[in-house]
Molecule: TPP riboswitch aptamer (THI element)
Organism: Tabrizicola sp.
Order: sequence, then structure tokens, then C1' cells
RNA sequence: GCCCUUACCUCGGGGAGCCGUCACCGGCUGAGAUGCGAAAGCGAACCCGUCGAACCUGAACCGGAUCAUACCGGCGGAGGGAAGGUGCAUGGGUUCUCC
Repeated sequence: GCCCUUACCUCGGGGAGCCGUCACCGGCUGAGAUGCGAAAGCGAACCCGUCGAACCUGAACCGGAUCAUACCGGCGGAGGGAAGGUGCAUGGGUUCUCC
């Protein structure tokens, strides 16, 4: 000197549930299953923004559980997918120079 580690601001991306019993209400998983609305959509919370498994396609997929489910795993070294700025403690890596 360079790279990694990190916070904030603004902007942006995203989200289908299943069951009890029709509703109210409640149960399960999860960060999140939400409010208003006839709908389109507009918000809140949450997650994610290329270091990209947030989320979508494949998929009314396959295997295993469960009362049931997009519940778990595979699929997935598959394909897509939304960024700029500012600041910076500590630690690590690497290169050069000097002693």
C1' cells in the first nucleotide's frame, strides 16, 4: 500500500400456508403466515440487496415425517434475482521498503 472483518443513512427486492370447525378464536412451522380494501393496490413488522438460498422458476416434482401443510431433506458446483454513499475500533492475510 492492498484485501477481508463492521456500523449507519438513503434507495430498492421479497413472501403460496396447513389444521381444528363455516366464522370468531386457537394450534403447527418459521425472521416473517400482517392491517385496510370488492379488486387492483397502499401500509406496518420481518428478511434480503452481487460476499446475492431473501425470494422466484423447476414444482400440482422426488424421498421421509405429520391430523395436515410449499414441515424436513433432495433438487442446488441448476437457472434467475434487488446498490449507492459515509464512517471506522479491533483483528487477520498479503506485497514493498528500512533497521